[in-house]
The RNA shown here (transfer RNA) has 85 nucleotides and comes from an Alphaproteobacteria bacterium.
The sequence was found in a public genome assembly.

């Protein structure tokens, strides 16, 4: 160089055929409950904001009314493999 396959929040890991992205878990925040913790229950937990919204699925571009998904290029990581020395 060439082939493959990965790439989503703090971590794992989901999204049937292109259609409300992040289901479910674990961590975390605050509350209850207890003398106080551990357990356990409730809330809430991407990111920004003017709180009304708007952004985000490795990047930058196409296809589409619509894209984590598909087409192309790129970048990073894994694996295989050719030559050369």
């Nucleotide at each position: 160089g060439c082939c493959u396959c990965u790439g989503u929040g703090g971590c794992g890991g989901a999204a049937u055929u292109g259609g409300u992205a992040g289901a479910c878990g674990c961590g975390c925040u605050c509350g209850a409950c207890u003398c106080a913790a551990a357990a356990u229950c409730g809330a809430g937990u991407u990111u920004c904001u003017u709180c009304g919204g708007a952004a985000g699925u490795g990047c930058c571009g196409g296809u589409u009314c619509g894209a984590g998904u598909c087409c192309g290029g790129c970048c990073a990581g894994a694996g295989g493999u050719a030559c050369c020395a």
The coordinates come from a structure-prediction model, not an experiment, and the mean pLDDT is 81. Taxonomically the source falls in Alphaproteobacteria (Bacteria, Pseudomonadati, Pseudomonadota). Rfam family: tRNA. It is annotated as a transfer RNA.